[in-house]
Context: one part of a larger RNA
RNA sequence: AGCGUAUGGUGGAUGCCUUGGCACUAAGAGCCGAUGAAAGACGUGAUAAGCUGCGAAAAGCUUCGGGGAGGAGCAAAUAUCCAUUGAUCCGGAGAUUUCUGAAUGGGGAAACCUACUUGAGAAGACCUCAAGUAUCCUAACGCCAAUACAUAACGUUAGGAGGGGAACCCGGUGAACUGAAACAUCUAAGUAGCCGGAGGAAGAGAAAACAACAUGUGAUUCUGUGAGUAGCGGCGAGCGAAAACGGAAGAGCCCAAACCAGUGUGCGUGCAUGCUGGGGUUCGGACCGCGGAAUUGAUUCAAUGAGUUUAGCAGAAUGGUUUUGGGAAAGCCAGCCAGAGAGGGUGAAAGCCCCGUAAGCGAAAGACGAGUUGACAAGGCGGGAUCCAGAGUAGGUCGAGACACGAGAAACCUUGACUGAAUAAGCGGGGACCACCCCGUAAGGCUAAAUACUACUUAGUGACCGAUAGCGCAUAGUACUGUGAAGGAAAGGUGAAAAGGACCCCGGGAGGGGAGUGAAAGAGAACCUGAAACCAUAUGUUU
Numbered sequence: 001a002g003c004g005u006a007u008g009g010u011g012g013a014u015g016c017c018u019u020g021g022c023a024c025u026a027a028g029a030g031c032c033g034a035u036g037a038a039a040g041a042c043g044u045g046a047u048a049a050g051c052u053g054c055g056a057a058a059a060g061c062u063u064c065g066g067g068g069a070g071g072a073g074c075a076a077a078u079a080u081c082c083a084u085u086g087a088u089c090c091g092g093a094g095a096u097u098u099c100u101g102a103a104u105g106g107g108g109a110a111a112c113c114u115a116c117u118u119g120a121g122a123a124g125a126c127c128u129c130a131a132g133u134a135u136c137c138u139a140a141c142g143c144c145a146a147u148a149c150a151u152a153a154c155g156u157u158a159g160g161a162g163g164g165g166a167a168c169c170c171g172g173u174g175a176a177c178u179g180a181a182a183c184a185u186c187u188a189a190g191u192a193g194c195c196g197g198a199g200g201a202a203g204a205g206a207a208a209a210c211a212a213c214a215u216g217u218g219a220u221u222c223u224g225u226g227a228g229u230a231g232c233g234g235c236g237a238g239c240g241a242a243a244a245c246g247g248a249a250g251a252g253c254c255c256a257a258a259c260c261a262g263u264g265u266g267c268g269u270g271c272a273u274g275c276u277g278g279g280g281u282u283c284g285g286a287c288c289g290c291g292g293a294a295u296u297g298a299u300u301c302a303a304u305g306a307g308u309u310u311a312g313c314a315g316a317a318u319g320g321u322u323u324u325g326g327g328a329a330a331g332c333c334a335g336c337c338a339g340a341g342a343g344g345g346u347g348a349a350a351g352c353c354c355c356g357u358a359a360g361c362g363a364a365a366g367a368c369g370a371g372u373u374g375a376c377a378a379g380g381c382g383g384g385a386u387c388c389a390g391a392g393u394a395g396g397u398c399g400a401g402a403c404a405c406g407a408g409a410a411a412c413c414u415u416g417a418c419u420g421a422a423u424a425a426g427c428g429g430g431g432a433c434c435a436c437c438c439c440g441u442a443a444g445g446c447u448a449a450a451u452a453c454u455a456c457u458u459a460g461u462g463a464c465c466g467a468u469a470g471c472g473c474a475u476a477g478u479a480c481u482g483u484g485a486a487g488g489a490a491a492g493g494u495g496a497a498a499a500g501g502a503c504c505c506c507g508g509g510a511g512g513g514g515a516g517u518g519a520a521a522g523a524g525a526a527c528c529u530g531a532a533a534c535c536a537u538a539u540g541u542u543u
Base pairs, nucleotide, nucleotide: 001542002541003540004539005538006537007536008535009534015528016493017492020465021464022462023461024460025459026458027457028456029454030453031164032163039100040099041098042055043054044053046078047077050074051073061094062093063092064091065090066089070082071081072080105114106113107112115133116132117131118130119129120128121127135161136160137159138158139157140156141155142154168199169197170196171195172194173193179186183234209217210216221248222247223246224245225244231239232238252446253445254444255390259278260277261276262275263274264273265272266271267270284388285387286386287383288382289381290380295378296377297376300375301374302373303372304371307368308367309366310365312361313360318334319333320332321331323330335352336351337341343355344354345353395419396418397417398416399415400414401413405431426441427440428439429438430437480487481486500527503514504513505512506511
């Protein structure tokens, strides 16, 4: 020195555990904000660095309920206090709520600096306090240039907006990698990204719709089939319907106009045009005639209101043991409850010890709220002369886009440019186009449910994880890195109970040896178990 063996050290695998995650189910809730949000800064405790709570009224104040013995958060300790005249705690409603932040009097390198007006502090004040003072839009009013009338501008008052938010939704804009075994049309994909906007859902929606000879259907949305079909496609890669049938859910309405009434404006004084109310809305209406109700209600208002929710209450039934053990819930013996043998805790393994569980009960105050009642609104038949029925619209040409459909035989839909009708005897559609036939009535608007999603709350579930796993975090967007955008960890376990080792000895200390605690200290805080690599000591053996 190698190889073994034994004993230790180091190390933190493994086993067991779980405060934390992950996924989902059922309900709820689905917005917050100039009445100042989200997010922060700084403060705030007797002692107070961090977290949590709170805001100069600062781990809190008032009040109304619940609750019933201790309490002053995590979090020990001391001090001082509070509490059956009901504290702490839980719930409802209020008060306070510094400074920053849309941040809004002005400024600014966020959490700072600095004004004006009015009022108050007896008066005064350069001091203190309170309120107001941003911009844009809309409406009303005032005032007023070039410029005569006017108008722009300006001002005052009132109302609104602004910013934030996980996904879902609508709109605008809009890639590339990739695939085509290369690549250009094509694909990826109207995806990602960016921008704008809204709601609890959004969007769509009451036929200028489908259909095809049938006694057709009758808003929209979602879904199963139709169907990987019909089609589109360097007919490559790929893309990919609809009608119809089944289901979920169901709901229909309001304007413009004709006509009537009232009331303005302009000027060229008989024309043009505006506003308000009625009327009216496609089984068309106005107009004329006759009638005056049944019924309905998504709208609007009021009253009432079952119930739900935001604290809670109560809740059955076991003992023994000189068995084992540190400890009984284990063993043995003998019982009981059960509308409760879900689960958790207790020194080990408990239906009957504790918390609970089943079945019940409960609200001063707030929120939601089915339903009911009242108001209110809507709500008919006949006639067919006249009038009305959405114009730079429909349509056309050129160019694009969107339709499953790549210009194609290419309809339908949208529109950048140029054009440009008809008027219900009209007009649009039925996939070029024409005829017949059928269906509908564009160029105004609203509309619940069925559908999508889950940052958040409550209850629960798991052939989900168990500390290199599970979220990045058993907590942390922390420490740390970066000028910055941004990136981003590691780290759990003494014991049933601190009973956390008084005292003695060695040592400067660290640490150790006794003693003591404990079931155990080879559980001593570098703390459950304690593998391997690695290191050491002793010993065997080989050279």